[in-house]
This is a predicted structure of a 475-nucleotide part of an RNA (small-subunit ribosomal RNA, 3' major domain) from an uncultured bacterium. Its Rfam family is "Bacterial small subunit ribosomal RNA". The full RNA is in RNAcentral, with records from ENA.
Context: one part of a larger RNA
Parts: sequence; structure tokens; C1' cells
RNA sequence: UGACGGGGGCCCGCACAAGCGGAGGAGCAUGUGGUUUAAUUCGAUGAUACGCGAGGAACCUUACCAGGGCUUGAAAGUUAGGGUAUGAUCCAGAAAUGGGUCAGCCAGCAAUGGCCCGAAACUAGGUGCUGCAUGGCUGUCGUCAGCUCGUGCCGUGAGGUGUUGGGUUAAGUCCCGCAACGAGCGCAACCCCUAUUCUUAGUUACCAACAGGUAAUGCUGGGGACUCUAAGAAGACUGCCCGCGCAAGCGGUGAGGAAGGUGGGGAUGACGUCAAGUCAUCACGGCCCUUACGUCCUGGGCUACACACGUGCUACAAUGGCAGAUACAGAGAGCAGCUACUUGGCAACAAGAUGCUAAUCCACAAAGUCUGUCUCAGUUCGGAUUGAGGUCUGCAACUCGACCCCAUGAAGCUGGAUUCGCUAGUAAUCGCGCAUCAGCAAUGGCGCGGUGAAUACGUUCCCGGGCCUUGUACA
Repeated sequence: UGACGGGGGCCCGCACAAGCGGAGGAGCAUGUGGUUUAAUUCGAUGAUACGCGAGGAACCUUACCAGGGCUUGAAAGUUAGGGUAUGAUCCAGAAAUGGGUCAGCCAGCAAUGGCCCGAAACUAGGUGCUGCAUGGCUGUCGUCAGCUCGUGCCGUGAGGUGUUGGGUUAAGUCCCGCAACGAGCGCAACCCCUAUUCUUAGUUACCAACAGGUAAUGCUGGGGACUCUAAGAAGACUGCCCGCGCAAGCGGUGAGGAAGGUGGGGAUGACGUCAAGUCAUCACGGCCCUUACGUCCUGGGCUACACACGUGCUACAAUGGCAGAUACAGAGAGCAGCUACUUGGCAACAAGAUGCUAAUCCACAAAGUCUGUCUCAGUUCGGAUUGAGGUCUGCAACUCGACCCCAUGAAGCUGGAUUCGCUAGUAAUCGCGCAUCAGCAAUGGCGCGGUGAAUACGUUCCCGGGCCUUGUACA
């Protein structure tokens, strides 16, 4: 100087407390461990691994296994030579591949160029190892308020001071004081969205005012009022008032205001820590393989199953289930696409057909509301599992897809110790969309809106953190 303390003081955080809803019990989905296997490819492992890399494992992907092939190689570049592209078809084969037949003969005046085959040669190739050789990227402490420097001063020196102290703040935020005076990276602000108003502009919206028209509808003429859209501007600064205070600032059911003291949310992550993670995104040093640890193909595996754990979904019901009627979103995607509508089908869906390259079409939210029924039961709860039949995608749904219909109806009556999230448009609950994608194992992820709470006395205690101080046989 740090680190540590079941030392002290001060302070903060859904850290506790106060509340609300969950997990831990059940079934299923998914990830992991373990076991099994020819293979169950690899990585991630307290917090900071485990619905993680994977924002799509039937083939492909694919890195694994079995078998069958190739060896300048599956791909790319350079150089001879030969041919022209390309299409159809036959045989062997599981295919890769090997062999054969037929058609055909690129552009350009030319030089030549494009494409295909191809010996030989030079470069290949490796998801093989090392994240403890590395770059880059990332997690975490932590959006915590800290981390440093120049000059000066103090100290033999390591180093200190500044950065401590008194207040204050979300904040090393600001004020006052002070052998310090200044400065940098962080904080804040500048950026984006959102809440209000105004201006500008009208292929969304409007009987608001006028006219026409319909069974009905902004449907039409028309309008720039309103809603909205999207560009610009205004607005919030403790600015004003009162009280306290030297000041910074704090308090006020104070005024004004759409908004009040950081208005709400996002992006933004200091010096560094964990030899943290990643050589399998990529790049790269070293090492290793080179008729194989490279590469092509078929099939299998990554989907196994006595079991253990994590994360979720659905429930155990009446604040509910079922049936009928009916109201109100936002954001986003769409031409190999989204599809109105009609017909067929109980349905998944199919056939036809229309609009949309989209503020124009797709387009109907669900919880809610109204009516009826069920009457506390393993039930009209719950839907696992299994049987039969189908639909769709796709060369192909056996291993191993999703969906529909009929039948079947399991466990489950609120869950031990323990444990998680959340402070407001939040939790809880309800549906909608998107990426990936032929299809889909999505109950996941990322967004969007609808309905919409309870509680916070307080900081003694648990956890994590910040500042000062103290002890130490630790560095």
C1' cells in the first nucleotide's frame, strides 16, 4: 500500500422486511448429468453452465458410427492439350460412381473470350491439439462510483497528499474548508422512443360542414376542421413563491403546467478482476495427419432410458368448464409469398377465384360483456397415454414431422425442507406478431398491445456493494 476480520462508524441495492404470484409434489416439453451404445459428434459446469452456442438435427445440416468409393483430391488459382455449351436415354450399383447410345455444335469479321473435359506440376485440405502461446468478441463484479495523471509539497524509501474532513447528491453530484493547484477516463448532458402543444403537409381518418348515392359501408364529389401519419419547433430549468440552511441543497395536498425535481424507457459498461468463456463463427503462433485425422456417398446416430437435477408448459377447477351471441388493439411479415370470397369436407385441408410488390389487400384478437347449462364429483375438472382413420410439406415422415377427426381417458384435489421473480401501467393475467423455416417437434427466443393490483413500518438480521477507520504472525 492492499487483502481479510463471526472489528467499529456512515450509506446503498426487490438485500431483508411488508405484499402478490411462482418453483420444489403430478403429466408433458426442453437442456444437462449419469448409464447405455457401433455412434449416442463437440463445446458451456457456483454466482457468471444446464429452452446455453442451436434465430428450426427426417436426408442435407453433421463435425459422430458402419459400410462402399477417391487420392493434386469436394472447392479456388496458374500453366500444356483436347473439346465445345447443353439435353435425352440405356446398363451395373444402395448411392457415390463406372460404362454406353442418341440429339446438338456458343459469341465475335478477326484477335480472342465464355463454358466443359483433362495428364502433369505448384499452391491444397483438416469442426485434429493447445483459449495456459494469441487477436477479435463476450460474460461477471456493475450502470457500482469509482480509477488515475501533471506540477507542487511531505517522506531515506515503498509511498502519501490531491481523492481525506463538514454538509449534500442517484453520482469523486455539488458546496464549504484544507499544501495543494489543475487535468484525464468514468457520472451527468449531448442521441433514440414515449407523454403535451403548435406549424407545415394530406391516396389513413372525417357527415365535422355541403352535395350525391346505397340493403349497408368515406361508398362518391368535395374538404384540411378533428383523429392519425412524419418533418420541424416549443416545453421542465428547483425557473417562480414560502420555510430551513453560510452555501450546495432539502421540505411544501404552494402556484402555473400535459408533464416537477434524473417525467418514464432505451442505447451507452471507467482502470481493472476471474491464466473466466470461445482455436467449433472468424483470424492466427506452435504441434500433429497427408492413398488419411483429407474428401464423396448410402444407411444409422445426435431423438437411446433404471435414474438424478435445472428451465418451462398444462393442470388440479365454480373469480371455473362447455355452448350460443357480441365489443375493443398494437407492432410486424408478405410475390417460389400473404390470401378475401365461393364450393366440397365434422375438421386438418382441397378445388376454384379475387386483391395486394402494401398506411390501400391479407385482417377475424383473446381475456371482456350478455344468455343458457353444469352444482362440488376424480366430475361436462384435467388432458397424458393408446387404438382406428385421415390431411399437409417434402425424393423420402419406419427409426424420427406437424396437424385433424372418432374412440380411450392416466397422474393430479394446491405440493416437505427449501427456493425464485416483481415497487406501477410494474406483478399477475389475456391474446397477436416476427426471425429461423419445404415442413416442424416453439410450451423456447425476441417483440407488441388488452385488462390491471397489493405492499414498503423500517434497516436489527441474511446476501452483495461503496466510503472512512481499526487489528493482523497474510501478500